[in-house]
Large-subunit ribosomal RNA, domain VI from Candidatus Falkowbacteria bacterium RIFOXYC2_FULL_47_12, 277 nucleotides, folded computationally. Rfam family: Bacterial large subunit ribosomal RNA. Rfam links the family to the GO terms ribosome and structural constituent of ribosome. The sequence was found in a public genome assembly.
Context: one part of a larger RNA
RNA sequence: CGUAGAAACUUGAGAAGGCCCUUCCUUAGUACGAGAGGACCGGGAAGGACGAAGCACUAGUGUGCCGGUUGUUCCACCAGGAGCAUUGCCGGGUAGCUACCUUCGGUUUGGAUAAGCGCUGAAAGCAUCUAAGCGCGAAGCCGUCUUCAAGAUUAGGUUUCAUAGACUCGUCAGAGACGAUGACGUUGAUAGGCCCUAGGUGUAAGUCCCGCAAGGGAUGUCACCCGCCCGGUAAUUCGGGCGGGUAAGCCGAGGGGUACUAAUAAGUCGUUUUACU
Numbered sequence: 001c002g003u004a005g006a007a008a009c010u011u012g013a014g015a016a017g018g019c020c021c022u023u024c025c026u027u028a029g030u031a032c033g034a035g036a037g038g039a040c041c042g043g044g045a046a047g048g049a050c051g052a053a054g055c056a057c058u059a060g061u062g063u064g065c066c067g068g069u070u071g072u073u074c075c076a077c078c079a080g081g082a083g084c085a086u087u088g089c090c091g092g093g094u095a096g097c098u099a100c101c102u103u104c105g106g107u108u109u110g111g112a113u114a115a116g117c118g119c120u121g122a123a124a125g126c127a128u129c130u131a132a133g134c135g136c137g138a139a140g141c142c143g144u145c146u147u148c149a150a151g152a153u154u155a156g157g158u159u160u161c162a163u164a165g166a167c168u169c170g171u172c173a174g175a176g177a178c179g180a181u182g183a184c185g186u187u188g189a190u191a192g193g194c195c196c197u198a199g200g201u202g203u204a205a206g207u208c209c210c211g212c213a214a215g216g217g218a219u220g221u222c223a224c225c226c227g228c229c230c231g232g233u234a235a236u237u238c239g240g241g242c243g244g245g246u247a248a249g250c251c252g253a254g255g256g257g258u259a260c261u262a263a264u265a266a267g268u269c270g271u272u273u274u275a276c277u
Stems, first nucleotide, its partner, number of pairs: 001151001005161006014148004020048007032037001050105005058099004065092005070085006110142002116136004165269004169185005190262003193258005199251003206219005224245008
């Protein structure tokens, strides 16, 4: 730009992908075979590689989370902090992303066939799978399965609306290089803030005590719960020990709530070439 209005939902011409493999058990040490050996057919169970999806589990990352710690500078000093040193280094770690993790898939059969195997059967009184005719037969072919798909210019269909609708702009993310897609725009939970919270870290600051100091301890942070072991009892109860969890402060990309802030205000295109007056 087209598909002669708009929105939603669709059909499927066509295209792409997939349809992989192994081992074990059983049938059965059966058929077969002198023996050695050793099945077809059928049933069942695992697994490999590959692919798709996902983050409840396990694990990794997680330079905007928590803690520990070294040197140095600064906040006048102490204490408490901040900057820099690869994120200074180290121990953990939410969301998200991910695989080493989890779930699922290659099933079922149908049609026409190849090599091949046949039926009937002449030419050619026989024979012959073939000449007429009919059947079986493969991981292969066409379907069945998954995805895309009306620029399929043959541009399809259905429903609703036509005082339709679309866009700009703004707040954004289940989206994302940018466009696009999706959510929302006060008749509002779209993002931020604020209040809670699953969860993370691991016991804050402050105060007090001990020590010459380095440093250490207590309180703050109370109650308790679970598991294992030992002792003991007729048994329950009970006593002791160990480990884990809860519990402080800070955080909380996840979840819930709340109009405090910002989505204000507004603009552009379209509303038909048909019909009627």

Notes: Model confidence (mean pLDDT): 81 of 100.